[in-house]
Molecule: small-subunit ribosomal RNA
Organism: uncultured archaeon
């Protein structure tokens, strides 16, 4: 500044087409005055017969002045354009003001009228006439220029002025008017009028000096931006001489000379009017200079003169050129950046008002007249300063919000007067009416006051400067309520300022964040040792002087306060002349010696260069010797090489690199670098000594010169190694890694090139500021001594390593070798990415290299540490959901069942790696049941319509139906309600398990999580929880800035297993007795049962006890434990289970329940009937039988333990071949039901798809159950399928386990191959590891 929304009023302001088009502009106004300068026309007047004159008024032209001032506008200008101080011995000045002195004498013209013309219009000829304060020409005062002379004056200094003389040469002048007087004239005889002529005041004229005022010229300083503009200049720089100007001058000519300017930024390019000031800041600063003052410029672009004092002239004139307007086509006219309007341009800016009353300017003697200067007013919230939109009571309302009903007030409004003003408005005064006329904008996640309230939306729409919000419960979107802020205004963009110590002068920084040049020398600047003695430039102290005025500050006053004015004072940080101070700094001079150099002395060193010689190995060659599927290469191969004799071994010759051992983060060097010996020759540092010289030093742009490796150019050399390239292997591929070859190259010489993690990523001198160890170099002193350049030791000083105090620092870390405390200089940095990229331009043969941007992009990018997390990093420990050593299995094949996937009206849904898949206790015939088809029900409560003119309900028949007074038809029966609308509910296995409780899986059969208090640490955070040795174990011991706690493991709880005590029914019962039964001759055996009778043995269930590394021994630290052993029923946690930590994992269930939100609501509810969950081309997970001989058949025998049960278990009879009927004791249970298999024994069968299996399917039967087509179990019989030990690949297990084998139970009206449970039968291995 513009813009959304919005709005009652007053006052101030120097707001208001500056920001873009200095774009173009119709119409109208913005500069005139002057009759006291002068002619001449015309009206009217008065005197008057009239000519004439006056007087009042218009209108032409001359003349004077003024128009160069006031308004406007910001396009050019980086300039003496501007500010400030100054100079002009280089100038001018109209009107003004002071002083002196003048105004003679002449004389010719012009305009206007007036006469003829030309032309379309602008406008223009020609002829005649006339005036002046219009022109001329004479004099004269006067000016001016040269020479001369001067003991004149001013002055810093004549080149200035003065005076004398002589010559040249320019050369003045104006009236009007008023008053007085005198003469004249005409007539109307007058106080008229007009002419002359004196006088006199005013006002003009000329000249001459002076001043004022305005200008001109000229010089110091000061104020933007780029070096990716380093070189510019030819009138350029200066001279001489002229021209020209008011005036200095290359301002312009002529001619000599060659100069002049420049890193204290010239030139060029780009922005741009310049100061007072103006925003913003604490201030230094930063940004702007539109409007107000001062100054410059401009007047459509550009040039030029004339008039003038002044102008190169905004409303003058000439000319080009572009623009436009008239026009009889011949020609002509215009210039709003004045004030209004108007068109363009644009986000973006008013009325074609009124007045010369004020103020102020031009004229004019004055009256006066002119002014879009100016004063007034309209229009705009454009800014700033004010002020209101009510106040009190009562009742209602939740103590709110408010609402009704009464009073008061009247700022402000509205009606009226009056004041005020040029004339109005306002505005200010009276006085009347009436709460009336008068609140909004943004915002409510953070930042940032102020909601986790509602309704909608559903990563959609949309918001957000930024971060970010929106994916069905939005405190952020859009609305509604509450609520915050400012308020006539309030938000939005867009520019300035702070904020930012984020460009750091005040007042940062460069090891790791951006960022020290790869090193030396060294110009210019910059800084710079002691000490005297001068000078005062810089510093400091007064003084004068400028610093317009407005703004700023203050104090006082005027508008009702303010805002705005006025007055007084101050300041305006600034400049200049003058005085003075001398501590520093500068300058000039003296002097010193602690810095610097220079000399001397013995040592040390891979310090350069250049030559000489030498050494092992590689390689090649030769001779010998001697042999092969060899050699060689590799994780394993091959390409390669070898019978032409390879590789290997001896001897020898050649080449070209290279220097093992000594050697050591030691030594030298500026960097880069530098290692085999010996010599010449250069050079440099340290020590010591103090002979010399005397501040001669430090730093260091811009310059030079040095610079690994690799590249280039040109000669040389080429053993080995090797980019490219060729082959073999790897590999999904393999332009790699690995092998076999191999060219440039790497080596020398001579160039060129300029870069590296050229690094301590840490410029350079120089001063200070605890130290402790250690190799090194030199000096000195002390001890030994084997006498040597020996050995130890302590001082000092050089360099170079490691800890470390203070201190520093974001921490890492640094720490006399600083990244500690200061001083001097350079270089560099300023968020990231594009970018060291692009263009420019310097070098270079060329790659390149050096200097080096912008656009557009985006909230970080990065450092140091910190907690976790991962790793085909590392180190220690565990563990059969880990390997090993071993048993078994799955994976083939039939079946069973869950999962997919398909298919169907429907095959309901839900789990998906371990941790979904015989899992939802999910073995669904109906029910379950959530799905499909079909039939039917149902609405508390409130509102409406609707019912005694008969709701709702019932019900014989008949149609309808699978059925069914559910509808329907026709009848009846009953008496008060109503399901037709809208809300509202019941109810929902409908959504959401990512909205949740609860409860579960799972990391986890692990050993971990944490607190408190102190201590480290700016801080997150560490420490404890860490080592070390044990342990199943953060178990425990030793150690330690820790100490000590709590969860969790242990412990605890329950089962098993040893014993002791109580106890004894329904259990148990040896031993008596007695019955029966077998078998005997017979005594007897043995069984089965019953009784007394007991509790000893078992068995049941109640308290106890028992093991703790307690005891030896050893190992370990005199530890913790470990390991052997004893006794013991049991031995190191005796087994087995419950239990199972902070926490995670948006794991799982909304289909078990509870539950927020959303949804359906007469249907997504409820009932029923049927059908589907059980379908089949296939895939996948669990099982269950089998494949057999360790086995099947067949007959015999023999041994449990868990439990279960009354709509139930059911013994026992009796029928059936069996399932099972069909009766029936007992049992609410330690009482009754109640019993295994596998093993053993005998027989058979002989390895076959069998006498192995036992799928289909055919047939009779039985049993639940309303009901077994679709879909149960089960008995006989008949049939008689894949299967002959399962690929890849995977799972489970460490002792009463595994495996083998039945039982019993859960579900259950029927169904067990399944899920918990029990018992019998009973191995195999385990070195042990962390490889998977």
């Nucleotide at each position: 500044a513009c813009u959304g929304c919005u709005a009652u009023c007053g006052g101030a302001g120097a707001g208001a087409g500056a920001c873009u088009a200095a774009g173009c502009c119709a119409u109208g106004c913005g500069a005139g005055u002057c009759g006291a300068a002068c002619g001449c026309c015309c009206u009217u007047u008065a005197a008057c017969c009239a000519c004439u004159u006056g007087g009042a008024g218009g209108g032409c032209g001359u003349g004077g002045c003024g128009a160069a001032c006031g308004g406007c506008u910001c396009a050019c200008u980086a300039a003496c354009a501007c500010g400030u101080a100054g100079u002009c011995a280089a100038c001018c000045u109209g009107c003004c003001c002071u002083g002196a002195g003048g105004a003679c004498g002449u004389a010719a013209a012009u305009a206007a009228c007036c006469c003829c013309g030309g032309g379309a219009a602008a406008c223009u000829g020609g002829g005649a006439c006339u005036a002046a304060c219009c022109u001329g020409c004479g004099g004269u005062a006067g000016g001016u220029g040269a020479a001369u002379a001067u003991u004149c004056c001013u002055g810093g200094a004549a080149u200035g002025g003065g005076u004398c003389u002589u010559c040249g040469c320019c050369g003045a002048a104006a009236g009007a008017g008023g008053c007085c007087g005198g003469c004249g004239a005409g007539c109307a005889u007058g106080u008229u009028u007009c002419g002359c002529c004196g006088g006199u005041c005013c006002u003009g004229c000329c000249u001459c000096a002076g001043g004022a005022u305005g200008g001109g010229a000229c010089u110091g300083c000061g104020g933007c931006c780029g070096a990716u503009c380093a070189g510019g200049u030819u009138g350029u720089u200066g001279g001489u001489g002229g021209g020209g100007u008011a005036a200095a001058g290359g301002c312009c000519c002529a001619c000599c000379a060659a100069g002049c300017c420049g890193a204290u930024a010239a030139c060029c390019a780009g922005u741009g009017c310049g100061g007072g000031c103006u925003u913003u800041g604490a201030g230094a600063g930063a940004a702007g200079g539109a409007g107000c003052c001062c100054g410059g410029a401009g007047a459509u672009g550009g040039a030029c003169a004339c008039u003038g004092a002044g102008a190169u002239a905004a409303g003058g004139g000439u000319c080009c050129a572009g623009g436009u307007c008239c026009u009889a086509c011949g020609g002509g006219g215009c210039g709003c950046a004045u004030c209004a309007c108007g068109c363009g341009c644009g986000a973006a800016a008013c009325c074609u008002u009124c007045g010369c009353a004020a103020u102020a300017u031009g004229c004019a003697a004055a009256a006066g007249c002119a002014u879009g200067a100016c004063g007034a007013g309209g229009c705009u919230a454009c800014u700033c300063c004010g002020a209101g939109u009510g106040c009190c009571c009562u009742u209602c309302g939740c103590u709110g919000a408010g609402a009704a009903g009464g009073g008061c007030u009247u700022u402000u409004c509205c009606c009226a007067g009056g004041c005020g003003u040029a004339a109005a408005u306002g505005a200010c005064c009276u006085g009347g009416g009436g709460a009336a006329u008068a609140c909004g904008g943004g915002g409510a996640g953070g930042g940032c006051a102020a909601g986790u309230c509602c309704g909608g939306u559903g990563u959609c729409a949309g918001c957000c400067g930024c971060c970010g919000c929106g994916g069905u419960a939005a405190u952020a979107c859009u609305a509604g309520c509450u609520c915050c802020u400012c308020g006539a205004g309030u938000g939005g963009u867009c520019g300035g300022g702070a904020c930012u110590a984020u460009u750091a002068u005040u007042g940062g920084g460069c090891c790791u964040a951006a960022a020290g040049c790869a090193u030396c020398c060294g110009u210019a600047g910059c800084c710079u040792g002691c000490u005297c003695c001068g000078u005062a430039g810089g510093u400091c102290u007064g003084c004068u002087g400028u610093u317009a005025a407005a703004u700023c500050c203050a104090a006082c006053g005027g508008c009702u306060c303010a805002a705005c004015c006025g007055u007084u004072g101050g300041g305006c940080c600034g400049c200049a002349c003058g005085a003075g101070a001398u501590a520093c700094c500068a300058c000039g001079g003296g002097g010193c010696u602690a810095g610097g150099a220079u000399g001397c002395g013995g040592g040390g060193g891979a310090g350069g260069c250049c030559g000489a010689c030498g050494g092992u190995a590689c390689u090649c060659c030769a001779u010998g010797u001697g042999u092969a599927g060899g050699g060689g290469g590799u994780a394993a191969a091959a390409u390669c090489c070898u019978c032409u004799g390879a590789u290997c071994c001896a001897u020898g010759c050649a080449u070209g690199a290279c220097c093992a051992u000594c050697a050591c983060u030691g030594g030298c060097g500026u960097c880069g670098u530098c290692a085999g010996u010996c010599g010449c020759c250069c050079a440099g540092a340290a020590c010591g000594c103090g002979c010399u010289c005397u501040a001669c030093g430090g730093u260091a742009a811009u310059a030079u010169a040095u610079g690994a490796a690799a590249u280039c150019u040109g000669g040389g050399g080429g053993a080995g190694c090797g980019a490219a390239c060729c082959g073999g292997a790897u590999u999904a591929g393999a332009u790699a890694c690995c092998c076999g070859g191999g060219u440039a190259g790497u080596u020398c010489c001579a160039g060129c090139u300029g870069u590296a993690g050229u690094c301590g990523a840490u410029g350079c001198g120089g001063u200070c500021u605890a130290g402790g160890u250690g190799a090194u170099g030199g000096a000195g002193c002390g001890g030994c001594u084997a006498u040597g350049a020996g050995c130890c030791g302590c001082u000092c000083c050089g360099g170079u390593g490691c800890c470390g105090c203070a201190g520093g620092g974001a921490a890492g870390c640094c720490g006399u070798u600083a990244a500690g405390c200061c001083c001097g200089c350079c270089g560099c940095c300023u968020g990231g990415c594009g970018a060291g990229u692009a263009c420019g331009g310097u070098c270079g043969c060329a790659a390149g290299c050096c200097u080096g941007a912008a656009a557009c992009u985006u909230a970080a990018a990065g450092g140091a540490a910190u907690u976790g997390g991962c790793g085909g990093g590392g180190g220690a420990g565990c563990a059969c959901c880990a390997c090993a050593a071993g048993g078994g299995g799955u994976g083939a094949a039939g079946c069973c069942u869950g999962c997919g996937g398909u298919u169907c009206a429907a095959u309901u849904g839900g789990a998906g790696u371990c941790a979904a898949c015989g899992c939802c206790g999910g073995g669904a015939a109906c029910c379950u049941u959530a799905c499909c088809g079909g039939g039917a029900g149902c609405g508390a409560c409130a509102g409406c319509a609707g019912g005694a003119u008969g709701a709702a309900g019932g019900c014989c028949a008949g149609u309808c139906u699978g059925a069914a007074g559910a509808c329907u038809u026709u009848c009846c029966c009953a008496g008060c309600c109503g399901a037709g609308c809208u809300g509202a509910g019941a109810g929902g296995a409908g959504g959401u398990g990512c909205a949740u409780u609860g409860c579960c899986g799972u990391c986890g059969c692990c050993a971990g999580c944490u607190c408190g208090u102190c201590c480290c640490g700016u801080g997150a955070g560490g420490c404890g929880u860490c080592c070390u040795g044990u342990u199943a174990a953060g178990u425990c011991a030793g150690g330690c800035a820790a100490c000590g706690a709590g969860c969790g493991a242990g412990a605890c709880c329950c089962u098993u297993c040893c014993u002791g005590g109580u106890a004894a029914u329904u259990g148990c019962u040896a031993g008596c007795u007695g019955g029966c039964g077998u078998c005997g001759a017979a005594a007897g055996a043995c069984g089965c049962u019953a009784g007394a009778g007991g509790c000893u043995a078992g068995u049941u269930a109640c308290c106890g006890g028992g093991a703790c590394u307690g005891c030896g021994g050893u190992u370990g630290c005199u530890a913790a434990a470990g390991c052997c052993g004893a006794g013991g029923a049991a031995g190191g946690a005796a087994a087995g289970g419950g239990c199972c930590a902070c926490g995670g994992c948006a794991g799982g269930u909304c289909a078990g329940u509870a539950u927020g939100c959303c949804c359906c609501g007469a249907a997504a509810c409820u009932c029923u009937u049927g059908g589907g969950c059980c379908a089949c081309a296939c895939g996948c997970g669990g099982g269950c039988u089998g494949c057999a001989a360790u086995g099947g058949u067949a007959g015999g025998g023999a041994c449990a333990a868990u439990g279960a049960g009354u709509u139930c278990c059911g013994a026992c009879c009796u029928c059936g071949a069996a399932a099972g009927a069909g009766g029936a004791a007992g049992g609410c249970a330690a009482u009754c039901u109640u019993c295994a298999a596998a093993c053993c024994c005998u027989a058979c069968c002989u390895c076959a798809g069998u006498u192995g299996u036992g799928a289909u399917u055919g047939a009779g039967g039985a049993u639940u159950g309303a009901a077994c087509c679709c879909c149960g179990u089960c008995c006989u019989c008949a049939u008689g399928a894949a299967u002959a030990u399962g690929g890849a690949a995977u799972c489970c297990c460490u002792a009463g386990u595994a495996u083998c084998u039945g039982c019993g139970u859960g579900u259950c009206a029927u169904c067990a191959c399944c899920g918990c449970g029990c018992g019998g039968u009973g191995a195999a291995u385990a070195c042990g590891u962390c490889c998977c």